This is a predicted structure of a 348-nucleotide part of an RNA (small-subunit ribosomal RNA, central domain) from a metagenome.

Context: one part of a larger RNA
RNA sequence: CUGGGCGUAAAGCGCACGUAGGCGGACUCUUAAGUCGGUGGUGAAAUCCUGGAGCUCAACUCCAGAACUGCCUUCGAUACUGAGAGUCUCGAGUCCGAGAGAGGUGAGUGGAACUGCGAGUGUAGAGGUGAAAUUCGUAGAUAUUCGCAAGAACACCAGUGGCGAAGGCGGCUCGCUGGCUCGGUACUGACGCUGAGGUGCGAAAGCGUGGGGAGCAAACAGGAUUAGAUACCCUGGUAGUCCACGCUGUAAACGAUGAUAACUAGAUGUUGGUAGGGGAACCUAUCGGUAUCGAAGCUAACGCGAUAAGUUAUCCGCCUGGGAAGUACGGCCGCAAGGUUGAAACUC
Numbered sequence: 001c002u003g004g005g006c007g008u009a010a011a012g013c014g015c016a017c018g019u020a021g022g023c024g025g026a027c028u029c030u031u032a033a034g035u036c037g038g039u040g041g042u043g044a045a046a047u048c049c050u051g052g053a054g055c056u057c058a059a060c061u062c063c064a065g066a067a068c069u070g071c072c073u074u075c076g077a078u079a080c081u082g083a084g085a086g087u088c089u090c091g092a093g094u095c096c097g098a099g100a101g102a103g104g105u106g107a108g109u110g111g112a113a114c115u116g117c118g119a120g121u122g123u124a125g126a127g128g129u130g131a132a133a134u135u136c137g138u139a140g141a142u143a144u145u146c147g148c149a150a151g152a153a154c155a156c157c158a159g160u161g162g163c164g165a166a167g168g169c170g171g172c173u174c175g176c177u178g179g180c181u182c183g184g185u186a187c188u189g190a191c192g193c194u195g196a197g198g199u200g201c202g203a204a205a206g207c208g209u210g211g212g213g214a215g216c217a218a219a220c221a222g223g224a225u226u227a228g229a230u231a232c233c234c235u236g237g238u239a240g241u242c243c244a245c246g247c248u249g250u251a252a253a254c255g256a257u258g259a260u261a262a263c264u265a266g267a268u269g270u271u272g273g274u275a276g277g278g279g280a281a282c283c284u285a286u287c288g289g290u291a292u293c294g295a296a297g298c299u300a301a302c303g304c305g306a307u308a309a310g311u312u313a314u315c316c317g318c319c320u321g322g323g324a325a326g327u328a329c330g331g332c333c334g335c336a337a338g339g340u341u342g343a344a345a346c347u348c
Base pairs, nucleotide, nucleotide: 003320004319005318006317007302008301012316014201015200016199017198021194022193023192025088026087027086028085029084030083031082033081034080035077036076037075038074040072041071042070049065050064051063052062053061054060091191092188093187094186095184096183097182098181099180103177104176105175106174107173108172109171110154115149116148117147118146119145120144121143125136126135162169163168206247207246208245209244210243211242215241216240220236221235222234223233258315259314260313261312262311263310266293267292268291269290270289271288272287273286274285275284276283277282297304298303321348322347323346330341331340332339333338
């Protein structure tokens, strides 16, 4: 460079925004850069190829032709691509009218429960386990009633329900705020798609500073179990879990399935709209989600199947036998932990 691939065999960046680049709707005119055809010049010789000739043959040599797939020039062609000009509305967006939602963020607030503290009743156990013990309790525990405090999480509703690009989001109220869907078709007029670098977001754990600390609970201590038990079980228990600000940048970050657009049988459920049938129930049509099954087709099979892994197009990322190894070295990033980029010897 080319080929074949990327759900599970190696392989889709965790997700988005976006620079360069690549690709890009309908119609008309112009141009003629790409593209196509012709002319002229050049493309040294040798080599290669074809035909012939000479050394006894061959290698080798000689002659002729072809070729040298290229470049330059000039004359034309104009379908497609490009460039210039103009027009359009179906792509994209704006506007108007409705709608659903745990989308985000800040502030406030509610009840249940756990724990602690105070007080009352009350007396000998409670707790825990397979069984026990460590543990708590006559300095009055456990149980029960009332009150107070503090922190964290929000039972039921709750649903292959909803929202979000992903991570993720769930008591209630208010403020601010992002996106989406449906209907109208008033406006702009290709303004689009993808996206190397880049930038931002990014669970949990972890780190820094300062708070907070009810419950839970790495580490740790003790009790058991056991041959041992640095575990599983039990009693305790510190970081942490929570808040603010900053860092880290990774996950089976999964649908193990990149984004966008178009096309290709149906059936059933659910969710949000719209229109119609008399208004609810219900039915029909249609648009947007989310699921189950399935025709064609695809697949090594499993399975996928209008939410494709079917049929196509554009752009990006990635793979190329196993181990060594996501390691070493170097670079970049980080306070550190480490992250990212990422080999080879050797070996099978």
The full RNA is in RNAcentral, with records from SILVA. It matches the Rfam family "Bacterial small subunit ribosomal RNA".